[in-house]
RNA sequence: AAGAAGAGUUUGAUCCUGGCUCAGGAUGAACGCUAGCGGGAGGCUUAACACAUGCAAGUCGAGGGGCAGCAUAAAAGUAGCAAUACUUAGGUGGCGACCGGCGGACGGGUGAGUAACGCGUAUGCAACCUACCCUUUACAGGGGGAUAGCCUGAAGAAAUUUGGAUUAAUACCCCAUAGAUUAAUUAAGUUGCAUGAUUUGAAUAAUAAAGAUUUAUUGGUAAAGGAUGGGCAUGCGUCCCAUUAGCUAGUUGGUGAGGUAACGGCUCACCAAGGCGACGAUGGGUAUGGGGUCUAAAAGGAUGGUCCCACACACUGGCACUGAGAUACGGGCCAGACUCCUACGGGAGGCAGCAGUGAGGAAUAUUGGUCAAUGGGCGGAAGCCUGAACCAGCCAUUCCGCGUGCAGGAAGAAGGUUUUAGGAUUGUAAACUGCUUUUCCAUUAGAAGAAUAAGAGAUACGAGUAUCUUUACGACGGUAUAGUGGGAAUAAGCAUCGGCUAACUCCGUGCCAGCAGCCGCGGUAAUACGGAGGAUGCAAGCGUUAUCCGGAUUUAUUAGGUUUAAAGGGUGCGUAGGCGGUAUUUUAAGUCAGUGGUGAAAGAUUGUAGCUUAACUAUGAUAAGCCAUAGAAACUGGGAUACUUGAGUACAGAUGAGGUAGGCGGAAUGUGUUGUGUAGCGGUGAAAUGCAUAGAUAUAACACAGAACACCAAUUGCGAAGGCAGCUUACUAAGGUGUAACUGACGCUGAUGCACGAAAGCGUGGGGAUCAAACAGGAUUAGAUACCCUGGUAGUCCACGCCGUAAACGAUGUUAACUCGUUGUUGGCGAUACACAGUCAGCGACUAAGGGAAACCGAUAAGUUAACCACCUGGGGAGUACGUCGGCAACGAUGAAACUCAAAGGAAUUGACGGGGGCCCGCACAAGCGGAGGAACAUGUGGUUUAAUUCGAUGAUACGCGAGGAACCUUACCUGGGUUUGAAAAUAGGUUGCAUAAAGUGGAAACAUUUUUUUCCUUCGGGACUACCUAUUAGGUGCUGCAUGGUUGUCGUCAGCUCGUGCCGUGAGGUGUCGGGUUAAGUCCCAUAACGAGCGCAACCCUCAUUGUUAGUUACCAGCAUGUAAGAUGGGGACUCUAACAAAACUGCUAGCGUAAGCUAGAGGAAGGUGGGGAUGACGUCAAAUCAGCACGGCCUUUAUGUCCAGGGCUACACACGUGUUACAAUGGCCAAAACAAUGGGCAGCAAAACUGCGAAGUUGAGCUAAUCCUAAAAUUUGGUCUUAGUUCGGAUCGGAGUCUGCAACUCGACUCCGUGAAGCUGGAUUCGCUAGUAAUCGCACAUCAGCCAUGGUGCGGUGAAUACGUUCCCGGGCCUUGUACACACCGCCCGUCAAGCCAUGGAAGUUGGGGGUACUUGAAGUCCGUAACCGCAAGGAGCGGCCUAGGGUAAAACUGAUGACUGGGGCUAAGUCGUAACAAGGUAGCCGUACCGGAAGGUGUGGCUGGAACACCUCCUUU
Repeated sequence: AAGAAGAGUUUGAUCCUGGCUCAGGAUGAACGCUAGCGGGAGGCUUAACACAUGCAAGUCGAGGGGCAGCAUAAAAGUAGCAAUACUUAGGUGGCGACCGGCGGACGGGUGAGUAACGCGUAUGCAACCUACCCUUUACAGGGGGAUAGCCUGAAGAAAUUUGGAUUAAUACCCCAUAGAUUAAUUAAGUUGCAUGAUUUGAAUAAUAAAGAUUUAUUGGUAAAGGAUGGGCAUGCGUCCCAUUAGCUAGUUGGUGAGGUAACGGCUCACCAAGGCGACGAUGGGUAUGGGGUCUAAAAGGAUGGUCCCACACACUGGCACUGAGAUACGGGCCAGACUCCUACGGGAGGCAGCAGUGAGGAAUAUUGGUCAAUGGGCGGAAGCCUGAACCAGCCAUUCCGCGUGCAGGAAGAAGGUUUUAGGAUUGUAAACUGCUUUUCCAUUAGAAGAAUAAGAGAUACGAGUAUCUUUACGACGGUAUAGUGGGAAUAAGCAUCGGCUAACUCCGUGCCAGCAGCCGCGGUAAUACGGAGGAUGCAAGCGUUAUCCGGAUUUAUUAGGUUUAAAGGGUGCGUAGGCGGUAUUUUAAGUCAGUGGUGAAAGAUUGUAGCUUAACUAUGAUAAGCCAUAGAAACUGGGAUACUUGAGUACAGAUGAGGUAGGCGGAAUGUGUUGUGUAGCGGUGAAAUGCAUAGAUAUAACACAGAACACCAAUUGCGAAGGCAGCUUACUAAGGUGUAACUGACGCUGAUGCACGAAAGCGUGGGGAUCAAACAGGAUUAGAUACCCUGGUAGUCCACGCCGUAAACGAUGUUAACUCGUUGUUGGCGAUACACAGUCAGCGACUAAGGGAAACCGAUAAGUUAACCACCUGGGGAGUACGUCGGCAACGAUGAAACUCAAAGGAAUUGACGGGGGCCCGCACAAGCGGAGGAACAUGUGGUUUAAUUCGAUGAUACGCGAGGAACCUUACCUGGGUUUGAAAAUAGGUUGCAUAAAGUGGAAACAUUUUUUUCCUUCGGGACUACCUAUUAGGUGCUGCAUGGUUGUCGUCAGCUCGUGCCGUGAGGUGUCGGGUUAAGUCCCAUAACGAGCGCAACCCUCAUUGUUAGUUACCAGCAUGUAAGAUGGGGACUCUAACAAAACUGCUAGCGUAAGCUAGAGGAAGGUGGGGAUGACGUCAAAUCAGCACGGCCUUUAUGUCCAGGGCUACACACGUGUUACAAUGGCCAAAACAAUGGGCAGCAAAACUGCGAAGUUGAGCUAAUCCUAAAAUUUGGUCUUAGUUCGGAUCGGAGUCUGCAACUCGACUCCGUGAAGCUGGAUUCGCUAGUAAUCGCACAUCAGCCAUGGUGCGGUGAAUACGUUCCCGGGCCUUGUACACACCGCCCGUCAAGCCAUGGAAGUUGGGGGUACUUGAAGUCCGUAACCGCAAGGAGCGGCCUAGGGUAAAACUGAUGACUGGGGCUAAGUCGUAACAAGGUAGCCGUACCGGAAGGUGUGGCUGGAACACCUCCUUU
């Protein structure tokens, strides 16, 4: 000095791996919307598709014969008076066609082919050519015959062809000349790495020429040299596929010949058998290459349009000719396809030149001007030609520049948008005032580009140069530019606004319409759709699409990985290759620095300069690479010498389930035989199948068979891995230790290759005891192709041969070195030893540093390094398809793509869950008592019905719930009738003096209508009140509890839920809150990287139980007095009670246990370990309930979904469920008698008492606004009766008669009396409540309320039990731990078949194309070769024959594409069907390989793995 940025998306959250996507730049672009100007540049990327028309290569008369046309001068002739017309003569300027020369091989176009010496770079040619140009030397003598044209015939439609006659040249031929060249021969020298080259000399042979002219010149021939341009050869570099592995007969080489400018198998004959290839031959696909361009920090990646260089091509294919040069874009011949003309006989053509047309396509321009400049061809020159070139036209295609004004201006105008209605915003923006004039319009002037050239003239001298003068020439263009005048005048859009990503609101829509680059928005409050307002970005452009690079370290050389994320080969041996110990010396290949050559120009970077600036342009400077050269010598390499530490050998004594083959052994099992013996055995969760009276099982003896080797036995040992276990023999292999004797780097790794390689499986032959796929039967089950049981075949075993795969695992390749410690164990050494240190090699555990995403690894590394090999690059499709190789087969190895998704995945975290574990609690179970479920009735719900049966509540947590009172009202529902500022309230204004009341009419009523009646106060200004009208508000039990507030239920009165600081962890998070005890309790104690704190627990509050103090009325009455009696009275203040204040209980005391907290027992006490009960409900969960209690956002409605009224309905009834009541009876019913409460309530009330009535009740009515009066018990007790029955049980239902409330008891009230007297005889599966004053049982009161459907609810008291061994099990909960593929959290997730639709793809009888090769055949043009007849004086030619070949035909194969009935699997899709395989021990642990079986997931056998939970035990380690 230059220079490197990230983000979104997997999860409840986290870290990582990993893909997808975005922000940047670029383009020969296209599309959409928009558009003022100028400058520079660019413009068929597709059909190398087809082309109408015009133009793109000519020129030279100073080479020639000539003269058609044009011009010109003079002359002649004819006609004519003349003007004039015609004719003649190439005379002249010139010149069509022709001969000849030069140029048409340049310039211009295109990129089809080509993977090649094609291109790039660097060399070589001692193996070559080069017209025009330059330099030098020499020369140019003589002769000849033709031919085109012109003329004249012929054929043809035409193109064109052809006969005859005549003619010229710088055309052609012959002879001469040759100190030059070439060829061969030869002599002598010089030189090179080599083939060889070269110099000089000798003799031999062959070979040249052209003239023109204005006399200045120029041209010709030969040779040498130069320059320029080319040819050939070579090193290096140059895309993809190995699912292309072998290719090659002119192939590789040699000899000889031919051919070429030249080397060469370039071609031919003969000989040899080579040549290329894993460092990728051959084949296939794709592609012009380079300078450069884009991007990138760089390294790279992508690309090759414009410009420059090279190559290739010119309708397709082949061929040569001419020429210095071509195998020739605007030349030729032949073949083919196509188009055109035709008289049908034949002909013509080639825009990938410039314009232009059609076609194709998303898409790419004018049939323009000029040779003025630059350049090219020809010419002596003038000049001619030039779609090269220079210019102009079209196109925002791109780059650059300019403008659309500038300054002031707040009433912050109007309008728009929005609003909480105040305001905010658009916005100094506009209007308005002043200023400027780039641009624009008008008008005037007006270039540079042009000259050093050319012509003409002059001067100078060195004679072809210099200088001077003069003349002509501008397409662009009246353009650039400049001057003057005018006037803000002529000029702004596009995209975006959820995050990434700068920029926000309203309305509409309602998972629709639509958006979307990714994530994702939209289901009634959308900043994400559409519109509007506003904002943001860029700006004559802005967006979109496509493509490339970047970001992406996401192919990693710089610069990645492989235990678990994708990834270590199953293991070894070993070839090539790669890498390699110590020392000395040498070399100089690598390496390092120097010099030279090259590295075209343009471009890039940079200095300077020119267009007003910039883009643009000009001129300087700058480089890797390659080649050459002379140096250096540390390192690597090569050569040489030496060494011992790597490696190996030797010797010694040990070690082991190492291997192979043989022999032997006992236990067990099965079978057989013979006994003993009798009825079962066996098997399971329970059973059954099975075996057994023909004697099983059991037991004893004997025999046989095959297979496997208990204990020892162990994180033990051995082996490369797979694997290896009774004892013993033989053979054999290995590592370790010790000695340091020998060799002297002999080593490490290892692609291809070779060998080994569990189990299953295959082949052949044996063997067959056990076990056991398949199979059969029995169970289980909804089913059970399974798990369980009884059998049972392959197989399991042996020999030989295949197979070659496994979770072949340490999921960790081999080798070497280095890097704290602790501890156990195996085999050695050392010493003498059992002790103790040490050392080498193994096998284990823990740990420091370090590493890691973490889990974890940690000298046996996953640490730090080195070497080599193998493998990975998102998930699925798929280890599949096709191809190939291997295999007897099963199959193995190799191994894709289309399509599809935005994830898939690893580790760890917090939860939740588990048919995981541990601990603990609860009327959770158990132990008990009483119920429900059966009956009838009551009540609620569902369903059904209905005009309506209003609405809500629906597992637990709805269902005697909202409702603590539906006959009307309530009431929200239905039918019908009214009403519309409304039924009510407020404000303002106006009007009025009424409203009201009474009566009448209609009506079911509401309501309508008629008649009569008509306020108050006053200061007289007015005010109050009422009604009506107007205006602003109404109203809605209409919708949304998934927009909400508030309230409530439930988990649960469960013991939990959190925070601050600190500490640990990359982080989510953890710790605290865990552990050991204890408790009802996260209650407390101890321990402790935690220390504290908060909400909960407990306590504080109320009530009950005891006592005291105070106080005694309406309560009380012991003693005293009165009284027939009654606390009735006097009195009392003791007691009960009332109601205020105190006391009391705290594990305080004793004993035991315990560190403590605390527990157990006891004492005392009214009460004992929270004394009983209540109130009190943490963080949160269930989108739990409620818009119909109330409130409230939004939506809907407004002569109705509001409101008023009458009647009806909410009470319906085949049925189902919940909650209750009454019963089924004798522990009872009935009758009679007798007794004892508490809480409450009472004036529109409670009502004593008396009378009447059988009764409900009625009449009269004392007392009481209440510790005063009223309301008042039942079970119980005593006596009697009933005697087990549908009853003296039970009371439903129904009939009749009443009472009471009320406007009114029909739908639809309660009660009373008389009569009636149903079901029901203790209730299936199942299920509910309750642990003590509880359950059970008995009654009483109250709220609501006119009355009551109350058997409900809330309270009160009376009587008053039983049981709890205990925590295995069911349910719920708490804590800890474990697994997880769950996080909407197990009501989770999720697999496969089948059915339906769509998509891409494999196979397939075939069908149909394509390119290439092979064989045979045919074979144009043409070169070459041969050639007697014909032509020619000759040279030579024609003709004929031959070789080769483009093309055509035939044939058989291979490769590759399209299509194909049918068929295979795959992917995606909505809420389909069948099961439930996996995730928890997933309910049979799962998975891997293999075999068999089955609708399907899958099941089973066999071997293996832990990537399995739980339990128990053992061993080891760490700490103390």
This is a predicted structure of a 1520-nucleotide RNA (small-subunit ribosomal RNA) from an uncultured Bacteroidales bacterium. It matches the Rfam family "Bacterial small subunit ribosomal RNA". Model confidence (mean pLDDT): 80 of 100.